[in-house]
Background: A computed fold for a 1384-nucleotide RNA from a metagenome, annotated as small-subunit ribosomal RNA. RNAcentral holds the sequence, with entries from SILVA. Its Rfam family is "Bacterial small subunit ribosomal RNA". Rfam links the family to the GO terms ribosome and structural constituent of ribosome. The prediction has a mean pLDDT of 84.
RNA sequence: ACGGGUGAGUAACACGUGAGUAAUCUACCUGGAAGUGGGGGACAGCUCGCCGAAAGGCGAAUUAAUACCGCAUGUGAUCGCAAGAUCUAAGCAGCAAUGCGCUUCCAGAUGAGCUCGCGUCCUAUCAGCUUGUUGGUGAGGUAAUGGCUCACCAAGGCUUUGACGGGUAGCUGGUCUGAGAGGAUGGCCAGCCACACUGGAACUGAGACACGGUCCAGACACCUACGGGUGGCAGCAGUCGAGAAUCUUUCUCAAUGGGCGCAAGCCUGAAGGAGCGACGCCGCGUGGAGGAUGAAGGUCUUCGGAUUGUAAACUCCUGUCAUUUGGGAACAAAGCUCGCAAGAGUGUGAUAGUACCAGAAGAGGAAGAGACGGCUAACUCUGUGCCAGCAGCCGCGGUAAUACAGAGGUCUCAAGCGUUGUUCGGAUUCAUUGGGCGUAAAGGGUGCCUAGGUGGUCGGCUAAGUCAAAGGUGAAAUCUCGGGGCUCAACCUCGAAACUGCCUUCGAUACUGGUCGGCUUGAGGACUGGAGAGGAGACUGGAAUUCAUGGUGGAGCAGUGAAAUGCGUAGAUAUCAUGAGGAACACCGGUGGCGAAAGCGGGUCUCUGGACAGUUCCUGACACUGAGGCACGAAGGCCAGGGUAGCAAACGGGAUUAGAUACCCCGGUAGUCCUGGCAGUAAACGGUGCACGCUUGGUAUGGGAGGAUUCGACCCCUUCCGUGCCGGAGCUAACGCAUUAAGCGUGCCGCCUGGGAAGUACGGUCGCAAGAUUAAAACCCAAAGAAAUUGACGGGGGCCCGCACAAGCGGUGGAGUAUGUGGCUUAAUUCGAUGCAACGCGAAGAACCUUACCUGGGUUUGACAUGCCUCUCUAAGUUGGUGAAAGCCAGCGAGUAUAGCAAUAUACAAUUGGCACAGGUGCUGCAUGGCUGUCGUCAGCUCGUGUCGUGAGAUGUUGGGUUAAGUCCCGCAACGAGCGCAACCCCUGUGAACUGUUGCCACUUCGGCUGUUGCCGGAAGCACUCUGUUAAGACUGCCUGGUCAAGCCAGGAGGAAGGUGGGGACGACGUCAAGUCAGUAUGGCCCUUACGCCCAGGGCUGCACACGUACUACAAUGCCCGGCACAAUGAGAGCCAAGACCGCGAGGUGGAGGAAAUCGUUAAAACCGGGCCCAGUUCGGAUUGGAGGCUGCAUCUCGCCUCCAUGAAGCCGGAAUCGCUAGUAAUGGCGCAUCAGCUACGGCGCCGUGAAUACGUUCCCGGGCCUUGUACACACCGCCCGUCACGUCAUGGAAGUCGCUCGUACCCGAAGCACGUUUGCCAACCGCAAGGAGGCGGCGGACUAAGGGAUGGGCGGUAACUGGGACGAAGUCGGAACAAGGUA
Repeated sequence: ACGGGUGAGUAACACGUGAGUAAUCUACCUGGAAGUGGGGGACAGCUCGCCGAAAGGCGAAUUAAUACCGCAUGUGAUCGCAAGAUCUAAGCAGCAAUGCGCUUCCAGAUGAGCUCGCGUCCUAUCAGCUUGUUGGUGAGGUAAUGGCUCACCAAGGCUUUGACGGGUAGCUGGUCUGAGAGGAUGGCCAGCCACACUGGAACUGAGACACGGUCCAGACACCUACGGGUGGCAGCAGUCGAGAAUCUUUCUCAAUGGGCGCAAGCCUGAAGGAGCGACGCCGCGUGGAGGAUGAAGGUCUUCGGAUUGUAAACUCCUGUCAUUUGGGAACAAAGCUCGCAAGAGUGUGAUAGUACCAGAAGAGGAAGAGACGGCUAACUCUGUGCCAGCAGCCGCGGUAAUACAGAGGUCUCAAGCGUUGUUCGGAUUCAUUGGGCGUAAAGGGUGCCUAGGUGGUCGGCUAAGUCAAAGGUGAAAUCUCGGGGCUCAACCUCGAAACUGCCUUCGAUACUGGUCGGCUUGAGGACUGGAGAGGAGACUGGAAUUCAUGGUGGAGCAGUGAAAUGCGUAGAUAUCAUGAGGAACACCGGUGGCGAAAGCGGGUCUCUGGACAGUUCCUGACACUGAGGCACGAAGGCCAGGGUAGCAAACGGGAUUAGAUACCCCGGUAGUCCUGGCAGUAAACGGUGCACGCUUGGUAUGGGAGGAUUCGACCCCUUCCGUGCCGGAGCUAACGCAUUAAGCGUGCCGCCUGGGAAGUACGGUCGCAAGAUUAAAACCCAAAGAAAUUGACGGGGGCCCGCACAAGCGGUGGAGUAUGUGGCUUAAUUCGAUGCAACGCGAAGAACCUUACCUGGGUUUGACAUGCCUCUCUAAGUUGGUGAAAGCCAGCGAGUAUAGCAAUAUACAAUUGGCACAGGUGCUGCAUGGCUGUCGUCAGCUCGUGUCGUGAGAUGUUGGGUUAAGUCCCGCAACGAGCGCAACCCCUGUGAACUGUUGCCACUUCGGCUGUUGCCGGAAGCACUCUGUUAAGACUGCCUGGUCAAGCCAGGAGGAAGGUGGGGACGACGUCAAGUCAGUAUGGCCCUUACGCCCAGGGCUGCACACGUACUACAAUGCCCGGCACAAUGAGAGCCAAGACCGCGAGGUGGAGGAAAUCGUUAAAACCGGGCCCAGUUCGGAUUGGAGGCUGCAUCUCGCCUCCAUGAAGCCGGAAUCGCUAGUAAUGGCGCAUCAGCUACGGCGCCGUGAAUACGUUCCCGGGCCUUGUACACACCGCCCGUCACGUCAUGGAAGUCGCUCGUACCCGAAGCACGUUUGCCAACCGCAAGGAGGCGGCGGACUAAGGGAUGGGCGGUAACUGGGACGAAGUCGGAACAAGGUA
């Protein structure tokens, strides 16, 4: 050695559970048996002396005991076959009774030791470990078994059911989680173990190799007189350090328990209490009821209001907790005293003046945290502007953020609420319950075989598994259920149940196992037979390529997209003959055959393996699978030796190309072939492991057997084995598979667990090497992937269309000019539009104005609107001064309505001042409305119901025809419908009817002029033209043919017009964040003596240059001159303007007529005649000079026109590019809008003249439909790979270097102690003594801690340099992959 603490070590009989101990011990305690007689000698303490700083030590003297030592007795015990030998004690208290003790033994109880079965983490990149090791004999040792130790003998023992090694870890009852099975965990409490500064050791003892004992060594700390000593909080408090983090140096032994004691009692940081900490659990409060003017304030607002919100205020109550006053516990029984006894008395409380009880006062003292984009309950405003920041995942933030920050509001919890970390769950996401492997990750390249796993049928025995019953155990606590106690609860407590486990006994025998004996269907054998590129060796054949020799021959051959290199007059290619040599085997030949797979193809022979069919003769479960192991294993590669015709990496050359280390071409060596060896991998694929059984079919083919039939066969039928295709159930995410399963089952093996890093590093094994095999992590990402769908795209396919190409005609690009744009310039050159789809665009007209820009001068309720207040004689108008003007200053200068007699008042208008507000061509077209462009007048875009599909979706809408058309027809799991197409509308082309002026004039008539038919005018008239209106007409209606089912197409007739007659308007769902905030409207933001407003001048016109769109040309199909014919659309009053006159002309004067079918306006090209004669011209007209005209306040910047003069470039336009298919292109003129005038050559219209060509769809561009591929979906202007450069991060290698750890052999060796020795020392016993026994001390000594150097292994840190990897808004080079990705 209890109690108390801690979990370092330990992977172990340490722990758990159940056994064993006939292999053991156990102080105190209980029961029993027998004793307790008689002696002796010391030593502490204390005292004295000495040494020492101290710790302490030494010596002397004296002394007691239940301390120590003999003797006696022997119930009993031990040893022994027995005789026999050996072994015990202690007294004390009390007057006494008696009590407490002591000794020996036997039992019990308790506690402990030892042994065994089973259970108990990760790692095989740890596969072999072990010499006291395994066993035996003997001995020693222990309480006891045992290699526990020793001597000898034998050579064993353990291990893939994981030894040995490495890492980590106290184990359990339990705890958390989970439906459970499990997974994680072992703090408090309880059981066990281990440890006590680190390491070693023993002593004492019943028990220790001992937390607060001893000795030694070491590290650390302290004391010291430097000589030497002392210490061990992982006990309770407390201190320091480390850390994100963990309490009081408290009270009491009153209770419970422990130690000692007869007891009183003493000790007890065990324990009982209190303290600190929201650390957890539980309970309670912070008030309750009423209360609308829905107060104020806040917030939002559509400015009306809404919300905070009955919330507050206010009124009436209540009194928990806290506060205060007073009272005030239980836990106490023992014990002690008295008493014969019953009993009586006395007396003990740390917690604590606490719990609790009573009284008092007052709503008084008491609410926070997180969240509000989705998951997930809860929304707005402001600020910010990819910033600041948020974030668990997805993701928010780039000027309207419910996601940041603040606020208001709301939601959820609540004395808490959030965050972080951790565990389980969800996760069937390691799948026993309960997963998979054709394509998502995943079948071993293939076979043979060992261990192992699994195994046909009948019977007997057995009873291991299995099942049943009973017994033992499964500690308590915990959990669950039912009660009880604290006011309730948490908590405490009683009872039950449970503890799914282990052991024992007795049974059951269906199944599994074991064993024995049978069986034949699994398996194998035998016999008969045919099929086959099955394998190995030897021999042999022909065709072809190449080469060599010879003949013929004479300029090319070869090669390509096109070429060139190459070969060839030294004779190639071509052709004929002969020869050499190597390799491969055309036709047959076939989703045919064989083989385990790789693989096997001319023929013959020899040797040889397997499968199949038939017979049903034999054996009798001999079977299936198969970790390791062994063998085989394409191509390429390696070693050695041969061989080499063709082909052909590397390499050389030629091309291509921006480059071309490629694709193409000319050459060409390894290699390809043979022999021997190595290697051991492939998309070694059916991407599908092997074996067996079961489950509807059709069809084809290879091999065999049988039947029927036949002369014999074939076809045909049945059956077995193989090889394919198509499909049913079923399965599958789908695609698909489907008796050759990916279906339904059984057995066994292999493999998978997000993507990348990576099949890589390190280590091991194999290899000559190349490399193979086994095989990670750090780190990074939120994906990677499969199948299918809809689109889009393709240097994929099919069909079709379009002035898309082609066929034509005319242009642009060259010149000059005009105009727009870019750029440049500028004080400003205002702004917008920018591929098609901006650029003669907004602008249908910039000298001022416009005007938005610049400079300067002014102005501030404003140039304009509304409202309110206020001032006053001013407003319109006009005069003067100043000024560039605007403006400023001064003067003159009306009033209206109502009431009232009037004065006057009020209202309106005006002015002054002020307040609200006006104003902004300031920003955002990526906040918007509206409008527009574009694909595109392309033929498409959708819906309802039904059906199909798990779904996205599909079907309809696809298909066969046809069309301009998703136009129509037919078919069809679709049937219908909508928006588009077409038609309906307008213009135009034909005739008709009506209308009849301003239009018309044929017929009739009148007048005038005459020049013959004629011209002018009037009347009558409405025939014709025309104006306008109305209805008609064209519908593939008719005929023929084609296809014929229909639709439709081709041709024809008739007709003014014929197959949508021509033209216009009309623009589906949508795309481009397309355009426009400067047309207007409009959210938000911004400016407010200015970013508003007014004015003058300037600018928008600026000019080295570039581009677009036009005009005029370069000329003879023309130009010039002269003559002469024929239109239509239109506009006209500040307008159009005739005749006449002037001027060369622009134009002027003048003004008839005309608000228009009435008036005014030469059409030109064409045609006729003349000139020019190919030239920088009689082409062309720019530019410049001069003179004029017109408009306008004004033409300097900066207008147009006329005349005279001047007379530039330009001789038809490079690459490239545009328009147009018929009344079109081309060409000619005319009109209109805007407008004072004009930059118009622009725009919009009108009429005249008036072509050419289309074979056709190969190509370019755009588009439609179907289909196919896809790694694209901001959709090919897509996606995406690798090197290089820069930065960051983690990691591998590495000369070395540092540390930890383990092993081996060795050196030194403290304390301790078995043993040996002892000449030192010693009271008890023996002996008269010497001496002996025994003890102490010394010495030796095996073992051995720490220490030391040597060597080896493992692990880790660090390192110059180096390797790859990952990541990083806008780097470089290319363009490998995705489409036929442009070389699959």